[in-house]
Context: one part of a larger RNA
Molecule: large-subunit ribosomal RNA, domain IV
Organism: metagenome
RNA sequence: ACUUCGUUAAGGAACUCGGCAAAACAGCGGCCGUAAUUUAGAGAUAAGGCCUGCCCCAGCAAUGGGGCCGCAGCUAAAGAGCCCAAGGGACUGUUUAUCAAAAACAUAGCUCUCUGCUAACUCGUAAGAGGAUGUAUAGAGGGUGAUGCCUGGCCAGUGUCCGAACGUUAAGAGGAGAGGUUAGUCGCAAGACGAAGCCUUGAAUCCAAGCGCGGAUGAACGCCGGCGAUAACUAUAAUCGUCCUAAGGUAGCGAAAUUCCUUGUCGGGUAAGUUCCGACCUGCACGAAUGGCUUAACCACUUGGGCACUGUCUCAACGAAGUACUCG
Numbered sequence: 001a002c003u004u005c006g007u008u009a010a011g012g013a014a015c016u017c018g019g020c021a022a023a024a025c026a027g028c029g030g031c032c033g034u035a036a037u038u039u040a041g042a043g044a045u046a047a048g049g050c051c052u053g054c055c056c057c058a059g060c061a062a063u064g065g066g067g068c069c070g071c072a073g074c075u076a077a078a079g080a081g082c083c084c085a086a087g088g089g090a091c092u093g094u095u096u097a098u099c100a101a102a103a104a105c106a107u108a109g110c111u112c113u114c115u116g117c118u119a120a121c122u123c124g125u126a127a128g129a130g131g132a133u134g135u136a137u138a139g140a141g142g143g144u145g146a147u148g149c150c151u152g153g154c155c156a157g158u159g160u161c162c163g164a165a166c167g168u169u170a171a172g173a174g175g176a177g178a179g180g181u182u183a184g185u186c187g188c189a190a191g192a193c194g195a196a197g198c199c200u201u202g203a204a205u206c207c208a209a210g211c212g213c214g215g216a217u218g219a220a221c222g223c224c225g226g227c228g229a230u231a232a233c234u235a236u237a238a239u240c241g242u243c244c245u246a247a248g249g250u251a252g253c254g255a256a257a258u259u260c261c262u263u264g265u266c267g268g269g270u271a272a273g274u275u276c277c278g279a280c281c282u283g284c285a286c287g288a289a290u291g292g293c294u295u296a297a298c299c300a301c302u303u304g305g306g307c308a309c310u311g312u313c314u315c316a317a318c319g320a321a322g323u324a325c326u327c328g
Stems, first nucleotide, its partner, number of pairs: 001323008010314002014312001019309001029051004037042001039146001053068006069073001074079001081307007088299002093105002109144007121130003148293003152224003157221002159217005166212003172206002177201005184193003225243005252286001253283001264280005
């Protein structure tokens, strides 16, 4: 000096990113007592207070009185610190074996789509198998995520579904026509014309889905404006005008796990508060199953405050065991 422990005057979180670590209270024993809130189950061992061994006497008992021993009587071991408020996720559960346990995943509930059975869907080249020895109160897939109150507008774009008149449209069918070659014919010759066959090419016409076209559809992918003026102080604008759009963000919430400016402004808490709580709304850039807003219970989650308690600290000291190191 280090590691693991033990004790500490006065103070008691002044430490620190943060009560991290440590300490401490209570210990699923008994008696009393127990709030807000609530889905009436809970919250709840809420919180908080008292008692505890053995012997004798009285008493039916409850209990009362007296005595005894020990440092210590739920005599060992084991066996919650608590409260207030907020955010998130409803809950039990699952996860990065070996740096992350969470607000991430899942979940019951809700909803959409597909599927009539040789089902859809999945695996396999196939045979075949699962689905299922099931049959729409079933099975598969997508989204949201208990409950409560709700879930607004837009179908122009993209997607999906329905439709089939018209346009476009492949292979294929079709074969008008064109070209090459030459038996032959004509010609004094050069050469010209040229049937059939074969070869090359090839127009019209017929022809599916798709696309164009018409419609529906948002708990499908998604999207949900700008400028100017206006009321008898001022300010503000219920109101008006105008441009654009498919339609211009409804309810609820809001400096928020979202707010840049920002330590916004006001109030609370503190002697003092960039955090926290309650409001306001000027929402850079919330918003309704990519769910919105609440919510009892729950949480090794996150944030703020308090009680108790302490070597976390003021500020360090002493001791024990083990080591490093020095000497022998």